[in-house]
Context: one part of a larger RNA
RNA sequence: CUCUGUUAAGGAAUUCGGCAAAUUUCUGCCGUAACUUCGGGAGAAGGCAGCCCUGCCCGUAAGGGUGGGGGACACAAAAAUGGCUCGGGCGACUGUUUAACAAAAACACAGGUUCCUGCAAAUCCGCAAGGAGAAGUAUAGGAGCUGACUCCUGCCCAAUGCUGGUAACUCAAAGAAGGGGGUGUUAAAGCUCUCGACAUAAGGUCCAGUGAAUGGCGGCCAUAACUAUGAUGGUCCUAAGGUAGCGAAAUUCCUCGGCGCUUGAUAGGCGUCCCGCACGAAAGGAGUAACGACUUGAGCACUGUCUCGACAGAGAACCCG
Numbered sequence: 001c002u003c004u005g006u007u008a009a010g011g012a013a014u015u016c017g018g019c020a021a022a023u024u025u026c027u028g029c030c031g032u033a034a035c036u037u038c039g040g041g042a043g044a045a046g047g048c049a050g051c052c053c054u055g056c057c058c059g060u061a062a063g064g065g066u067g068g069g070g071g072a073c074a075c076a077a078a079a080a081u082g083g084c085u086c087g088g089g090c091g092a093c094u095g096u097u098u099a100a101c102a103a104a105a106a107c108a109c110a111g112g113u114u115c116c117u118g119c120a121a122a123u124c125c126g127c128a129a130g131g132a133g134a135a136g137u138a139u140a141g142g143a144g145c146u147g148a149c150u151c152c153u154g155c156c157c158a159a160u161g162c163u164g165g166u167a168a169c170u171c172a173a174a175g176a177a178g179g180g181g182g183u184g185u186u187a188a189a190g191c192u193c194u195c196g197a198c199a200u201a202a203g204g205u206c207c208a209g210u211g212a213a214u215g216g217c218g219g220c221c222a223u224a225a226c227u228a229u230g231a232u233g234g235u236c237c238u239a240a241g242g243u244a245g246c247g248a249a250a251u252u253c254c255u256c257g258g259c260g261c262u263u264g265a266u267a268g269g270c271g272u273c274c275c276g277c278a279c280g281a282a283a284g285g286a287g288u289a290a291c292g293a294c295u296u297g298a299g300c301a302c303u304g305u306c307u308c309g310a311c312a313g314a315g316a317a318c319c320c321g
Stems, first nucleotide, its partner, number of pairs: 001315007009307002013305001018302001026050005035040001037148001051070008071075001083300007090292002095107002111146007123132003149287004154217003159214002161210005168205003175198001178195006218236005245279001246276001257273006
């Protein structure tokens, strides 16, 4: 030094952080809160008992109940064998994942919703034949977003996309009245090159619709018998100017925001406020019992994490042989 174990008094003072270790651990009985989707939460929490001998009662027995007695430092006598509680965030949940640095708040999920698809389906693979879809048929199949449940999901169709429409405009090749050049001839015809009015599909322009489609959701000035604030008014711009709810948040720069609680002391945490640099409604909003090797804060118990070290055993290393 490595591993294992013990340790007075204190008990997280250690540390980014109780990391590690310790505590707890079994069975029976008693007892068990908030909250809740009434299933749970719950092994909540917190207690008591457990060995040996023996009387009685019940029982066929195993065993159970109830008394009496005994011993030990120690009776779940070994091994194995949950620490617990309170609050916040995220994700509903069980599950899945970076084989070999990430297990998560990421993915999936049941549920929700939109679009496509009438069957020789849509969609996908293949140059094709062909195959999957499917030996299925809209209560089916495919694609996208959201992600249990509860309460909800506002305004904007100007832009982009998609869907529908189509009078007019635009518009390809092929077609084409007609014209021009060359050649050729006495003149032609013919041959050849070229221009080309006109006509014209889808598409585009155009007209509508459409947001659980891509997306977007303002500024300045004035104003109420102290002050402050501004329900209100004016004005400019816009397609429309952010509704409900939430809010210094996994989002807040200023910022260690203000106030309260927690501590002796808090840049942390919780509650509240709202001046939201730069939340916001299926890239969902706000809640939420249960769940989580998630994350964050607090407490009880417990401890060599520490004050602060010490000792013992085993093994290395070193020395001698």

A computed fold for a 321-nucleotide part of an RNA from a bacterium, annotated as large-subunit ribosomal RNA, domain IV. Its mean pLDDT, the model's own confidence on a scale to 100, is 86. Rfam family: Bacterial large subunit ribosomal RNA. Gene Ontology terms of the family: ribosome and structural constituent of ribosome.